About this RNA
Predicted 3D model of a 349-nucleotide part of an RNA (small-subunit ribosomal RNA, central domain) from a metagenome. RNAcentral holds the full RNA, with entries from SILVA. Model confidence (mean pLDDT): 87 of 100.
Context: one part of a larger RNA
RNA sequence: CUGGGCGUAAAGCGCGCGUAGGCGGCUGGGUAAGUCAGAUGUGAAAGCCCCGGGCUCAACCUGGGAAUUGCAUUUGAUACUGCCUGGCUAGAGUCUGUCAGAGGGUGGCGGAAUUCCGGGUGUAGCGGUGAAAUGCGUAGAUAUCCGGAGGAACACCAGUGGCGAAGGCGGCCACCUGGGACGAGACUGACGCUGAGGUGCGAAAGCGGGGGGAGCAAACAGGAUUAGAUACCCUGGUAGUCCACGCUGUAAACGAUGAGAACUGGGUGUUGGGAGAGUUUGUCUCUCGGUGCCGAAGCCAACGCGAUAAGUGCCCCGCCUGGGGACUACGGUCGCAAGGCUGAAACUC
Numbered sequence: 001c002u003g004g005g006c007g008u009a010a011a012g013c014g015c016g017c018g019u020a021g022g023c024g025g026c027u028g029g030g031u032a033a034g035u036c037a038g039a040u041g042u043g044a045a046a047g048c049c050c051c052g053g054g055c056u057c058a059a060c061c062u063g064g065g066a067a068u069u070g071c072a073u074u075u076g077a078u079a080c081u082g083c084c085u086g087g088c089u090a091g092a093g094u095c096u097g098u099c100a101g102a103g104g105g106u107g108g109c110g111g112a113a114u115u116c117c118g119g120g121u122g123u124a125g126c127g128g129u130g131a132a133a134u135g136c137g138u139a140g141a142u143a144u145c146c147g148g149a150g151g152a153a154c155a156c157c158a159g160u161g162g163c164g165a166a167g168g169c170g171g172c173c174a175c176c177u178g179g180g181a182c183g184a185g186a187c188u189g190a191c192g193c194u195g196a197g198g199u200g201c202g203a204a205a206g207c208g209g210g211g212g213g214a215g216c217a218a219a220c221a222g223g224a225u226u227a228g229a230u231a232c233c234c235u236g237g238u239a240g241u242c243c244a245c246g247c248u249g250u251a252a253a254c255g256a257u258g259a260g261a262a263c264u265g266g267g268u269g270u271u272g273g274g275a276g277a278g279u280u281u282g283u284c285u286c287u288c289g290g291u292g293c294c295g296a297a298g299c300c301a302a303c304g305c306g307a308u309a310a311g312u313g314c315c316c317c318g319c320c321u322g323g324g325g326a327c328u329a330c331g332g333u334c335g336c337a338a339g340g341c342u343g344a345a346a347c348u349c
Stems, first nucleotide, its partner, number of pairs: 004320003007303002012317001014201004021194003025088007033081002035077008049065006091191001092188005097182003103177007110154001115149007125136002162169002206247003210243002215241002220236004258316001260314001262312002266294012298305002322349003331342004
């Protein structure tokens, strides 16, 4: 240096954008750097290897050859790669049109329910459990009716459904705004893919100062249970959960499956667009994009995967190398802190 791997055995960065770098469509011309061929020079000698010779043989010595796979110069070749230049439209993108959608942000509105407050009716219980008790209630509770306050979440619709790069997104309306799919035409003309560093986003919990606080509820208190019960059950209950701003940067951040493009039988459902047949109601067929299930070949240790590949081949990045020690220590770096990232060794099996 080459050789192996990463769904579940160790191993895909949580996800984007993107710098360097790596890789890169069809076609013409030029060049000749890579690449290939020839020649020349050089590649010391000895040694190794081959063919001989000399000590009686051998070791040893010795002659010739080969080798020295390299480098330089030079003359050529031009398929591929590179570089320069011209053209193309199948990759990529732009414009015009249509469409679905919990995609994001801001503001407003709505009803159901819980709780609390005021008032009416009404009287002795309510609540809770396996059974109870703590708790609430004659200072009138629970139940029921009317009125009011406030916060949070949006039943049904709802789907193996949709959207988003991921995290994630669900009442209704308005405004602002990102992306995608499809059909037809026009345009740009390789503008592409990946992406070390970098940078942004990133559930929940947590942190800072401020607001808010209905319900729920770590901690905490009490009641039970129990041998005990720092739990499970019950009654309460504070942070928090909510809002704006700023941090944190983690996760079973999962499809435990990186991104891109190509190729490789089918069947069935669903969703968005387009076209056609039939009919004018249902329906059927084709096609592009998404999302499920079942499965040919193939793959796999098996489970399983199977056009949404874990199949076949390509390119780029990340990562793995026995278990424990150790998602640790030390150092560095980030953070207000909690801690994050990077990340060993001794020792031991």